[in-house]
RNA sequence: GGGCGCGUAGCUCAGCCUGGACAGAGCACUGGCCUUCUAAGCCAGGGGCCGUGGGUUCAAAUCCCACCGCGCUCG
Numbered sequence: 001g002g003g004c005g006c007g008u009a010g011c012u013c014a015g016c017c018u019g020g021a022c023a024g025a026g027c028a029c030u031g032g033c034c035u036u037c038u039a040a041g042c043c044a045g046g047g048g049c050c051g052u053g054g055g056u057u058c059a060a061a062u063c064c065c066a067c068c069g070c071g072c073u074c075g
C1' cells in the first nucleotide's frame, strides 16, 4: 500500500441487512427497603444523541462518500 471486519452507556453487547414511535439489555454505579453488619435479594434512579465530518431524505445509529482508530489478512 490492497482486501475484509469492527467502532453504540463505565464494561460486554443487541439494534444496522429491510430508514420512522422518548436508542435497549446484562453487569457495574447511586438512593431506598431488608439484615446486628456485609453479601444476596427486592424497589427506584442517573448515565448515550451511536468514532469524526459531509451528502441523500419529510425523517439517518441504520443508506452513500471521505477521513480517524483498532484487529485480521495479502503482497
Stems, first nucleotide, its partner, number of pairs: 001074007010027004020058001029045005051067005
A computed fold for a 75-nucleotide RNA from a Candidatus Aenigmatarchaeota archaeon, annotated as transfer RNA. It was read from a public genome assembly.